[in-house]
RNA sequence: AGUUGGUCAGGCGAUCGCUGGUACUCAACGUACGAGAGGAAAGUCCGGGCUCCCGAGGACAGGAUGGUCGGUAACGCCGACCGGUCGAAAGGCUAGGGCUAGUGCCACAGAAAACAAACCGCCGAACGGUUCUUCGGAACGCGUGGUAAGGGUGAAAAGGCGAGGUAAGAGCUCACCAGCAGGCAAGGCGACUUGUUUGGCUUGGUAAACCCCAUCCGGAGCAAGGCCAAAUAUGAAAGGAAGCGGCCAUUAGGCUGCUGCGCGGUGGUCCGUUGCGUUUGCACUUUCGGGUAGGCUGCUUGAGGCAACAAGCAAUUGUUGUCCUAGAGAAAUGAUCGUCCGCGACAAAACCCGGCUUACCGACUGACUUU
Numbered sequence: 001a002g003u004u005g006g007u008c009a010g011g012c013g014a015u016c017g018c019u020g021g022u023a024c025u026c027a028a029c030g031u032a033c034g035a036g037a038g039g040a041a042a043g044u045c046c047g048g049g050c051u052c053c054c055g056a057g058g059a060c061a062g063g064a065u066g067g068u069c070g071g072u073a074a075c076g077c078c079g080a081c082c083g084g085u086c087g088a089a090a091g092g093c094u095a096g097g098g099c100u101a102g103u104g105c106c107a108c109a110g111a112a113a114a115c116a117a118a119c120c121g122c123c124g125a126a127c128g129g130u131u132c133u134u135c136g137g138a139a140c141g142c143g144u145g146g147u148a149a150g151g152g153u154g155a156a157a158a159g160g161c162g163a164g165g166u167a168a169g170a171g172c173u174c175a176c177c178a179g180c181a182g183g184c185a186a187g188g189c190g191a192c193u194u195g196u197u198u199g200g201c202u203u204g205g206u207a208a209a210c211c212c213c214a215u216c217c218g219g220a221g222c223a224a225g226g227c228c229a230a231a232u233a234u235g236a237a238a239g240g241a242a243g244c245g246g247c248c249a250u251u252a253g254g255c256u257g258c259u260g261c262g263c264g265g266u267g268g269u270c271c272g273u274u275g276c277g278u279u280u281g282c283a284c285u286u287u288c289g290g291g292u293a294g295g296c297u298g299c300u301u302g303a304g305g306c307a308a309c310a311a312g313c314a315a316u317u318g319u320u321g322u323c324c325u326a327g328a329g330a331a332a333u334g335a336u337c338g339u340c341c342g343c344g345a346c347a348a349a350a351c352c353c354g355g356c357u358u359a360c361c362g363a364c365u366g367a368c369u370u371u
Base pairs, nucleotide, nucleotide: 001369002368003367004366005365006364007363008362010340011339012338013337014336015335016334018036019035021033022032023031024030038346042357043356045355046354047353048352049351050221051220052219053218057271058270059269060268062217063216064215065214066213067081068080069079070078071077082096083094084093085092086091097212098211102210103209104206105205106204119151120150121147122146123145126144127143128142129140130139131138132137159177160176162174163173164172178202180199181198182197183196184195185194186193187192225297226296227295228294235288236287237286238285239284242259243258244257245256246255247254248253260278261277262276263275264274265273304323305322306321307320308319309318310317311316341344
């Protein structure tokens, strides 16, 4: 000068105030003791505990994740490692399966942006032509044509360098590399790494583009839910698919089974299953109208905190000991004074917990890298 962890979050004293708890008291009042807003309480982004729907399921759609191995109640989180990339390094980041299943996109520039090419060039072997000719041929680059090694454009243009070869060139051929696809050996649980060897010569990029592949996924939420009390008009209107059989009765009708229809359960669609209603209906839907909205509970002892030891590279786990650290209910957790200095930032619990992300004045401290 950097990188990466941990702790704290104004301290102390006094005087009053508020809320819960424990003890005394039948109870109340009161007294004593002790507790009372964060590292993020924030975002509402993930995962759960808990409660209800609720006495099955399957397929499709939809959504999420994406290297390997571990951790965890679980996760999209954490740890270690592998690959890639940035950095001199300590370290940081990583949306890290597939572009040879398919479909898209790559502006401008450039001839051409992937079934992709001839702008400037190079060639004159082949065919035709023009001129000259000592009649053997020569010259030209005119036409048809060949070429992608050189130059230009671009983020990216049909591997690199060297030699041979060719009319001129080109992996056309060869040697050495790189890349890709394989084989074998060694190391590793594995992702992978190292070495060696074979081959066509080599067919861009992009999936945080659509998509393909693998794995996973009920919903709603403490305003969930439970109990008690009270009150009202078990209000009115509209909507709807029926059919067949059995039993009882023999006037009316009643009960029941099956099919069909409707509704609810199980988020979207379908299948299946089950319950209810169905010959005018107490299921269900729609419209109008009325009553209540008060109290108690859920509510804080937990996948809990701290310490020691053991296992493990670590995340974390186990054993032992110890502690109880807010539960308001329109919202308590505060106010004043004195003093100290580091001069106080971001900021306020609402069922609870594990994470991630964002904001931030400062103080202390560990390890590592470089000079």